A computed fold for a 271-nucleotide part of an RNA from a Gemmataceae bacterium, annotated as large-subunit ribosomal RNA, domain VI. Taxonomically the source falls in Gemmataceae (Bacteria, Pseudomonadati, Planctomycetia, Gemmatales). Its mean pLDDT, the model's own confidence on a scale to 100, is 82. RNAcentral holds the full RNA, with entries from ENA.

Context: one part of a larger RNA
RNA sequence: CGUAGGAUACUUGAGCAGUUUUCUCCCUAGUACGAGAGGAUUGGGAGGGACGUACCUAUGGUGUUCCAGUUAUCGUGCUAACGGUAGUGCUGGGUAGCCACGUACGGCUAGGAUAAACGCUGAAGGCAUAUAAGUGUGAAACCCUCUGCAAGAUUAGGUAUCCAUGUUCUUUAGAACGAAGACUCCUGGAAGACUACCAGGUUGAUAGGCUGGGUGUGUAAGGCUAGUAAUAGCUUUAGCUGACCAGUACUAAUAGUCAAAUGUUUGGACG
Numbered sequence: 001c002g003u004a005g006g007a008u009a010c011u012u013g014a015g016c017a018g019u020u021u022u023c024u025c026c027c028u029a030g031u032a033c034g035a036g037a038g039g040a041u042u043g044g045g046a047g048g049g050a051c052g053u054a055c056c057u058a059u060g061g062u063g064u065u066c067c068a069g070u071u072a073u074c075g076u077g078c079u080a081a082c083g084g085u086a087g088u089g090c091u092g093g094g095u096a097g098c099c100a101c102g103u104a105c106g107g108c109u110a111g112g113a114u115a116a117a118c119g120c121u122g123a124a125g126g127c128a129u130a131u132a133a134g135u136g137u138g139a140a141a142c143c144c145u146c147u148g149c150a151a152g153a154u155u156a157g158g159u160a161u162c163c164a165u166g167u168u169c170u171u172u173a174g175a176a177c178g179a180a181g182a183c184u185c186c187u188g189g190a191a192g193a194c195u196a197c198c199a200g201g202u203u204g205a206u207a208g209g210c211u212g213g214g215u216g217u218g219u220a221a222g223g224c225u226a227g228u229a230a231u232a233g234c235u236u237u238a239g240c241u242g243a244c245c246a247g248u249a250c251u252a253a254u255a256g257u258c259a260a261a262u263g264u265u266u267g268g269a270c271g
Stems, first nucleotide, its partner, number of pairs: 001152001005163007015149004021049007033038001051106005059100004066093005071086006111143002117137004166177004181258004185201005206252003209248005216240002222235005
């Protein structure tokens, strides 16, 4: 831009893409078969490998924004307590998120037309012949079934609902206001390169803060007691705690823009 007014939702599916795996064991059955050794077709069941998708409850990893321990040195006048630097100084743990080594699920089934192969009826050719006419069975391959995208599928589809046939000013052609709705802008996001998408914008829980909880770390500082002291005990399962779960307008969601009103039937209207 188009999809013969403008919108918001929900859809049909032409077409396209993806999936398509394989092994072992058990029962049928030590049966059929076979002198024996050996050992099935078939049907049913169970468990794996690889691959794929999703997820983070548990397990494990990461987690330089959380907690603790500790070395050297510098600083806050000193002690104590803290802070800076040394690869996050090093070390021990660890929430959310992200992940696999983890968890869950998937390949099913049914159908159609067939390949090799095997048939039925059956002549040419009184027989025979699955083939010449006709008509069946039959595979991981093919078409479907299953999953995803999908009306720019210009053949531009469908359904439901919403809005309007204006007002004002000048004037006969313009301007302003402006419907449903949308966008910019702003607060953000388990959405994201940008864009897009999604949640919100005071008629508000969108983010931050605060409050409560959870989780993690592991018993803070100060004080008291014991000890010459290092240190230990008590106060104290303390103190601190990112991303987690709720509540709460305290802070920030300012301010703007776009968007119709024509035509009355093909000698027309819109574009």